The RNA shown here (FMN riboswitch aptamer (RFN element)) has 113 nucleotides and comes from a marine sediment metagenome. Of the family's consensus pairs, 100% are formed in the model. Its mean pLDDT, the model's own confidence on a scale to 100, is 85. The sequence is in RNAcentral, with records from MGnify.
[in-house]
RNA sequence: CCUUCAGGGCAGGGUGCGAUUCCCGACCGGCGGUGAAAGCCCGCGAGCUCCGUUCCACGGGGCGGAUCCGGUGAGACUCCGGAGCCGACGGUGACAGUCCGGAUGGGAGAAGG
Repeated sequence: CCUUCAGGGCAGGGUGCGAUUCCCGACCGGCGGUGAAAGCCCGCGAGCUCCGUUCCACGGGGCGGAUCCGGUGAGACUCCGGAGCCGACGGUGACAGUCCGGAUGGGAGAAGG
């Protein structure tokens, strides 16, 4: 430098004219690191925002969620047991981590040449 890859998830039920958005309940967990395997430890990406006159691109700054208890062990907030918690923006007849959309996008990064 080039190529390829790189996100999962409301079963069943209730109310209602109408909800995968409310209620019961169900389900899901990007990438790297870390004495040992992590959604909730550290960092990154995604998202929002500001600046570089404006748009694109690019670069830089800012904002940005959540965990405890017990056990094993040399070592675990990562394993095992238990109980919890969290989840961008826009849309919608009704409030969305799970539906639709930006996105045939971007991307931490992984593999290969």